[in-house]
RNA sequence: GCAAGCCCGGCGGGAGAGUCCGGGUGGUCUUCAAAGUCGAGAUCUCCCGGCGCCGAAGGAGCAACGGCCCCGGAACCUCUCAGGCAAAAAGGACCGCCGGGGGAAU
Numbered sequence: 001g002c003a004a005g006c007c008c009g010g011c012g013g014g015a016g017a018g019u020c021c022g023g024g025u026g027g028u029c030u031u032c033a034a035a036g037u038c039g040a041g042a043u044c045u046c047c048c049g050g051c052g053c054c055g056a057a058g059g060a061g062c063a064a065c066g067g068c069c070c071c072g073g074a075a076c077c078u079c080u081c082a083g084g085c086a087a088a089a090a091g092g093a094c095c096g097c098c099g100g101g102g103g104a105a106u
């Protein structure tokens, strides 16, 4: 003195697939009724189970190749363990910009 890879922070962009089925707890409303309980119905939240589906958190697999007989080995590929599946929100691989760290040659 400082490039790129890399790391951190901020801002912007950022896809896909179920408003499925069954059961249960609770809240609200309606129905009967003087009131209430039970029953029935509607709706909302949550939980459990089932079937179907998606790939872009994370995770796993491998081609060339390196060792050499089973190890290492990339992805937006493959799998779907995890995650997710109305909209919104959240999350989000990845991309762009800004700032910082670190840093080779010289």
Base pairs, nucleotide, nucleotide: 006101007100008099009098010097011096012095013094018051020050021049022048023047024046026044027043028042029041030040031039052085053084054083058081059079060078061077065072066071067070